[in-house]
Molecule: small-subunit ribosomal RNA
Organism: uncultured rumen bacterium
RNA sequence: AGAGUUUGAUCAUGGCUCAGGACGAACGCUGGCGGCGUGCUUAACACAUGCAAGUCGAACGGGGCGAUUGAAAGCUUGCUUUUAUGAGCCUAGUGGCAAACGGGUGAGUAACGCGUGGGCAACCUGCCGGAAAGAUGGGGACAACAUCCCGAGAGGGGUGCUAAUACCGAAUGUUGUAUAUAAGGCGCAUGCCUUGUAUAUUAAAGGAUUCAAUCCGCUUUCCGAUGGGCCCGCGUCCGAUUAGCUAGUUGGGGGGGUAGAGGCCCACCAAGGCGACGAUCGGUAGCCGGCCUGAGAGGGUGAACGGCCACAUUGGGACUGAGACACGGCCCAGACUCCUACGGGAGGCAGCAGUGGGGAAUCUUCCGCAAUGGGCGAAAGCCUGACGGAGCAACGCCGCGUGAGUGAAGAAGGCCUUCGGGCCGUAAAGCUCUGUUGCCGGGGAAGAGCGGUCCAGGGGGACCUGGACAGGGACGGUACCCGGCGAGGAAGCCGCGGCUAACUACGUGCCAGCAGCCGCGGUAAUACGUAGGCGGCAAGCGUUGUCCGGAAUCAUUGGGCGUAAAGCGCAUGUAGGCGGUAAUUUAAGUCUGUCGUGAAACUGCGGGGCUCAGCCCCGUAUGGCGAUGGAAACUGGGUUACUUGAGUGCAGGAGAGGAAAGGGGAACUCCCAGUGUAGCGGUGAAAUGCGUAGAUAUUGGGAAGAACACCGGUGGCGAAGGCGCCUUUCUGGACUGUGUCUGACGCUGAGAUGCGAAAGCCAGGGUAGCGAACGGGAUUAGAUACCCCGGUAGUCCUGGCCGUAAACGAUGGGUACUAGGUGUGGGAGGUAUCGACCCCUUCCGUGCCGGAGUUAACGCAAUAAGUACCCCGCCUGGGGAGUACGGCCGCAAGGCUUAAACUCAAAGGAAUUGACGGGGGCCCGCACAAGCGGUGGAGUAUGUGGUUUAAUUCGACGCAACGCGAAGAACCUUACCAGGGCUUGACAUCGACUGAAAGAUGCAGAGAUGUAUCCCUCUCUUCGGAGACAGGAAGACAGGUGGUGCAUGGCUGUCGUCAGCUCGUGUCGUGAGAUGUUGGGUUAAGUCCCGCAACGAGCGCAACCCCUAUCCUAUGUUACCAUCAUUGAGUUGGGGACUCUGAAGAGACUGCCGGGGACAACUCGGAGGAAGGUGGGGACGACGUCAAAUCAUCAUGCCCCUUAUGACCUGGGCUACACACGUGCUACAAUGGCCACCACAGAGAGGAGCGAACCCGUAAGGGGGAGCGGAUCUCAAAAAAGUGGUCCCAGUUCGGAUUGUGGGCUGCAACCCGCCCACAUGAAGUCGGAGUUGCUAGUAAUCGCGGAUCAGCAUGCCGCGGUGAAUACGUUCCCGGGCCUUGUACACACCGCCCGUCACACCAUGGGAGUUGGGAGUGCCCAAAGUCGGUGAGGUAACCGCAAGGAGCCAGCCGCCUAAGGCAAGACCAAUGACUGGGGUGAAGUCGUAACAAGGUAGCCGUAUCGAAA
Repeated sequence: AGAGUUUGAUCAUGGCUCAGGACGAACGCUGGCGGCGUGCUUAACACAUGCAAGUCGAACGGGGCGAUUGAAAGCUUGCUUUUAUGAGCCUAGUGGCAAACGGGUGAGUAACGCGUGGGCAACCUGCCGGAAAGAUGGGGACAACAUCCCGAGAGGGGUGCUAAUACCGAAUGUUGUAUAUAAGGCGCAUGCCUUGUAUAUUAAAGGAUUCAAUCCGCUUUCCGAUGGGCCCGCGUCCGAUUAGCUAGUUGGGGGGGUAGAGGCCCACCAAGGCGACGAUCGGUAGCCGGCCUGAGAGGGUGAACGGCCACAUUGGGACUGAGACACGGCCCAGACUCCUACGGGAGGCAGCAGUGGGGAAUCUUCCGCAAUGGGCGAAAGCCUGACGGAGCAACGCCGCGUGAGUGAAGAAGGCCUUCGGGCCGUAAAGCUCUGUUGCCGGGGAAGAGCGGUCCAGGGGGACCUGGACAGGGACGGUACCCGGCGAGGAAGCCGCGGCUAACUACGUGCCAGCAGCCGCGGUAAUACGUAGGCGGCAAGCGUUGUCCGGAAUCAUUGGGCGUAAAGCGCAUGUAGGCGGUAAUUUAAGUCUGUCGUGAAACUGCGGGGCUCAGCCCCGUAUGGCGAUGGAAACUGGGUUACUUGAGUGCAGGAGAGGAAAGGGGAACUCCCAGUGUAGCGGUGAAAUGCGUAGAUAUUGGGAAGAACACCGGUGGCGAAGGCGCCUUUCUGGACUGUGUCUGACGCUGAGAUGCGAAAGCCAGGGUAGCGAACGGGAUUAGAUACCCCGGUAGUCCUGGCCGUAAACGAUGGGUACUAGGUGUGGGAGGUAUCGACCCCUUCCGUGCCGGAGUUAACGCAAUAAGUACCCCGCCUGGGGAGUACGGCCGCAAGGCUUAAACUCAAAGGAAUUGACGGGGGCCCGCACAAGCGGUGGAGUAUGUGGUUUAAUUCGACGCAACGCGAAGAACCUUACCAGGGCUUGACAUCGACUGAAAGAUGCAGAGAUGUAUCCCUCUCUUCGGAGACAGGAAGACAGGUGGUGCAUGGCUGUCGUCAGCUCGUGUCGUGAGAUGUUGGGUUAAGUCCCGCAACGAGCGCAACCCCUAUCCUAUGUUACCAUCAUUGAGUUGGGGACUCUGAAGAGACUGCCGGGGACAACUCGGAGGAAGGUGGGGACGACGUCAAAUCAUCAUGCCCCUUAUGACCUGGGCUACACACGUGCUACAAUGGCCACCACAGAGAGGAGCGAACCCGUAAGGGGGAGCGGAUCUCAAAAAAGUGGUCCCAGUUCGGAUUGUGGGCUGCAACCCGCCCACAUGAAGUCGGAGUUGCUAGUAAUCGCGGAUCAGCAUGCCGCGGUGAAUACGUUCCCGGGCCUUGUACACACCGCCCGUCACACCAUGGGAGUUGGGAGUGCCCAAAGUCGGUGAGGUAACCGCAAGGAGCCAGCCGCCUAAGGCAAGACCAAUGACUGGGGUGAAGUCGUAACAAGGUAGCCGUAUCGAAA
C1' cells in the first nucleotide's frame, strides 16, 4: 500500500466482498509448564446456608467467674460449708463513637446527571491541627434488675428500685448572636471586612493514674484543613411521518421553609416564558479519565483500574445524626416467600462464597488478618468476604519446553511415476552428547516496617532516627539453590482454484457436498471426500459474533449533480449567509507573552526492578478551558467620506410580451336554389358509408364555428409555461445614448407567496372541423390495435378548481476573468459622401465553427461543462417504490412529503470491436431475370426414415446425411442373430521341456472339431548347440468393429477460389482499440494507380506446375504414306515430307495504333495473330467458423470385458414391407418406334488375363486357341448420324413393369439372395399440383465407349469422345457473399434479447370487523404512613408556685399535601385476526409480442378513457 467481482474487451461510475488490528467473548478440534492479568455482557430473575460492622468496663449501675486475705460453723486438725474482703477477667443493659465509610450494581436518568472552566458578598463541615476563654452549684428520671400479667411465638404491658460523660434548670459570659450606634477600609451590584460602645440572650462532664504533675475527654468562639451543598458559561445520541409547548407556568414585592440563594412552598398582582440556533413529544442511553481502531481528522466503545452520579424487592415517607431521606436502620402501601395454635408475625445477596433459573456463555459455600487500609479503644487489642493470598478456567498477554550434534547418492514403509525414477528425507535407525522442564532427595528466603520492654540521639512540633532483647508469615517448606535419574513424560490446528503462501493421486459424477466474493461438482474435479506431499501459525489453531480500518462509500481535512444517483417547472421575496472604495476608532473574531487549571492511573519518550518479556516503579510531556498583558494587517462593530455596484432622470428606437374591445378575408361543413347523371367515396386490395327520394361534380345565395396560408427566418418577445390576421385602448419588461440625482440602497434565498402546457373537474354557454370512449367494415390464428366509414365527451368562450410533463439546454442564480473566426436581430458612434450604399469601432441579444483549458468519454468551449468567489436546491448500489402508513392540500381524479421488511451482485454511463436490422449506399455470384433441359405425377433401381424382426450390425441428419462410408453383403466379407464347441487363446513377445511341421486317407459330426492309419524325420553347425515350426502345462500377457469424435492426433466437409486475414515500427487514443486495410478511380482480385500519419512486411489473389489450342527443332517403331515400286490390305521395299508419338523450345506482354481517363492505373475500339486482354480446363483452399464428421481406415488418453464385450464353426440376417422422403434409370412417343443397309471416335484395360479367325446354338453362350505383358494382338460392334422401308396418333409396331416356361454363365453352393438369353405375358404411364433443380459454349441437351471394384453381379461412380443449341434487357425483387456507413437494451451474438397477465410453491409486508397486552399523560373519587399547621376538654417527673394551679410537652382529633388503589374518556406502541391488496423469489408451465434494428404502427413523458395481458 491494495485486491476480486458488471463487459467479448475498455475507461469511468457504483455497490458487494477480501487481506489488518481488537475482544470480559462463545463454539469445534487439540492441549506440557510457569508468571502477570481477567472471569453473569443474559433475568435490577428468585434465593437455602454461613459469613460481610462493630467497638469502648479508662462514661455508668448491675451480674458472673474469681487470685488474695480475714472471720465463723461443722468436724475426720486439714478438709468442707457459710460469710466478709475482693486484685484480675468476662459481660446483657444505659451511654459514647462508628454504622452516611468501605463493598455491590447500572435499573432509572438526555438531566447542571456528567465533563470542563468559573461563582457563593447565598452555605454547612463530626473526628484532625492552631488560637482565645471556661467547666460553679444543683435537680428529676428511665433501662438493666425485681415482681405480676398477656401471647403458640415474635414480642408486649403494669407496678416498684437505681447509676452515669444519659436528661433538666440556675450561675458566670471571653466570645458568638440580635438590635441600636460611631469610625476606617474595600467591592461588578445586592453589599462585605475591621475596630469600638450600649442593651438583651446563650456553655459545660467527667474518666485513668493518683500526693501532685500528667494524659484522655467536656463547653463557647475564631482560623485552618478535609469533606460536602448550591448557582452559572460551554460541551454532551436518534427521530420533524413529534411544530407548537407552558398555569406555579414567567416575573414581582411580601411571607414561610432551609445550612443556604431560589416558585423550593404560599397568598396576592402582572401576563408572561420556551421554540426552526429544533421547544414539546417519542425512542435509546449512566457520564468521564480512558479503551479499540485510524497517517491524521475522525469512528466505535465506557468490561477490568480510577473520578462523579444513581439505585438497594416495587412505590411513598420521615426519624436520628456533623453527615442519610440511610444496601446488611425505622414507618406505611403493593407483589412475592416463609412461620403460625389463624389471633398474628418474619424476610429482602445489585456484599463474599454458593443454589435454582435464564443463556452460546462466566469460578471456591477456600486460607488469613502476616501485609496495606478502615472502625472503636488511652492502650493491649477486637472487628474487617475491604484487602492479602491460594483454588478453578489456554479467557487474554508474556516467557520456556517437547531435544542437540553426527548419520546413505538415501533403509523399511507410504505416495507419485514418463517405470528410468522422484518425494517424505538427515527425516528415522545407529553413534556421541546436553539436562531447560519433569521426577526423586536435601537446603531454603525476601516480603517484618510497626508493636512490647530497655537505652541513646535529634526537632518548634506532629514526630523522626539508631541500638539491644524476646516474639510475630495466610501464601508456604512456596520462589530460589544444590545433588541424582534419564531423550526419557510433553504437537496440534487450519489451509493448498483466484484474491492468497502452498499440488498430485484415488473415490464421487449438478449426486454427495463446498462456498468470504467470484464461483466449483453433469466420468480425466489442483475448488467435494480421503491419502501422500506442501504452506501457515503453534499450546494453540480455526469458526462465529461485534467494532474500527481498507471506504475519498456522508468527502472539515477529502466527493459530486449535461448523458452514470443528483438543479426545485419558473419567479417574487422573509429569516439567514455573503458583500465595493478611502480614512479613523474599537479590539469581539485573529495572532502572541505570562499565570492558573488540565487528579492519579493510562499512552508516547527517557531511565530503573523482577535472569528476559509481559508486569511493576521513577521522571518528563499533554493541542482544552480560564485569568492577565500586548499587536491591529484581515473579518466584525462604531463614525466620516466616495462612486465604479445598484437605482434614478433625460433623449431614442425594436418586438407573435400581457389584457380588453372592434373589424377582416381564404378554406371546411351545413342550408336553399340552379345545371347535371350514375355513380361517389375509400384502400395495399376491399368493404361498411353516401347516392335515382338525384349524391359526387359545378354555379349563385345564406348560416355558423374554429384557426389565421404567403411574409416566416437555428428571426423577435417573455421568468418559465408560452406568444403569430388587422385596428384601437390600457399595461409590464428589456436595449442604446447621455451621465442629472441618491450614495452600497447589493447578491442569494430555508420557510412563504404568486405564475404555471396538455389532459382532467364544477357551473353556464358554444360546437364548423377534428375526435378518446363507442358502433360498423376490413386485416388477422386472434386483432379489445395499426387501415377505412361514422361518432360522444373534449377541443372554443366566461367564471372557479387542479399544479403535474422527457415543465429539457435532461446544464440553479449572481459577479469577475480567460485566443479567435463567421452569420443573424436591435441600437449608437466614426470616416467618406450632396446623399445613400459600403467600410471601421462599440453595446445588448441569438446561432455555428474552433484554440487553450476541462471531461470517464461523448463533448463543452466568453450564452463554459474553463479559472475563481458567494448563496440556495439535490445525490449516496439495483429492485421493493416515488409505493405503504401518517400528515397537509384537492369536489374528485389525485398531488406534496416519504419509509421499512425482504431480495439481488449487480443496476447504470461513455466509448470499442463484432454480429444483426422487415436501416442506407456501392459491388459481385446461373442469385434473380432471359432461356434450354429436368425433378415433384408413373413403373423400376438405389439410399434413408419408419415399422417389423431372434437379428434386420454400425456410422452419416438443413445447405454441408439420404446411388453417403459400400471401387461392387449368395458363403466369405460381417462387425448382427440362433445354435454348437475353445480358454495363454485366431494373432505378438519371453523362459523351460518335448517333438519337425505339414500332408494324405478312413470314420463320427452341420461344421468347427475329434479320432485312427499311412507317409516322413527340416536347415545351419566350431557337434557344444543354434534357428524356424509344432505340442502339452503353468504364468507374464494377448484380444475387443466395447464406450467416449464433448479427452485427442491425423485426414475430411463447409462458408469459399469468397478477397480477404494479419504483423513490425511509427503515429493517435487514459484505454479497449484505431491508423495502415479508409477515401477518389479501377480490377476477376486488399488487382493496380492517385491521395493520405503512415512506412514497410507476411499469409491469401495473381504468377511459377499439369492438360489443351498454333508453330518450330530433333526422334522415326509397332505410328505415318506425298512422291517411286508393290499388295486384297502401309502388305512389303522405301521415304523422314505430312499426321502422330514422346521430348525440348517458340508464342500473348495491353507489346503496337486510336478514343476516353487525371499526363495515372485502367478501359473501349482496331491492327497483326492459331490464340487478346487471367485464351479454355485442372491441381492449388489465407486467418478462421461450425465442441461440423470420423475412436468402424489408422493412431491414441481414460474407462469397461477377460471360460467373454475375446476367438472358431454351421445356418440365418444386413435383401423384411402398410407406408414416407431423397437420388437415379426407363418412359409416356412420329425431331419417334421397328427393320435393312452403311459410316466416323477418343480414352482405356488385358497373364489365375484379354481372347481373334473359324464352327455350333434363335440367343445368352459353347467349342476353338492364332496373337498379345501391348502405338504391333485382343476387348472392339462405337452409338446417335446417314440411306431406304414400315408404322399413322392408338394405351398403339409407344412403354416396358410384372409373371410363367425353357435355357446360359460364374461359383463348393444362385431357396432365402446373382447376372444374362429365348419364347410368352404386356401393368402404370398420354408430359406431371403446390413447389423445386441444373446449366452462359464445345456449355446445356443428346449419343454411345472405356475403367476401377470384381469368381459372378451397375440404372451407381470415375473417365472418354460423337452430334451440338437457346438466352442474358438488366440488378427492382428472392438467396448467398464483399466493402463503407447507421442504429442496437444483441456478444451462446436475431434460432439474440425481452415484457405483462394467468396457474403453482415459498417468503416478508400493507389493509382489515376486531381481539389481547403495554408504557406514558389528563380529569375525578378514595386515601396509608408521615412532615407541617390547627386544636388539644384526655395525659403529664424536672421550671414557676406554700398550695390550688400555671408554663411547656404529649396522646387524640381536624386540615393541606400525598404513594398505592378505583372510575372515565382519549392518544400512542406492540402482538394477533376470517378475508383481502400488491410485492419478491422459484429448473424446462399457459397466453400473446409490448420494448431493443425504422423492432416491423419511431420511442418516450404527463393526463384521460378503454381493454385477458404485455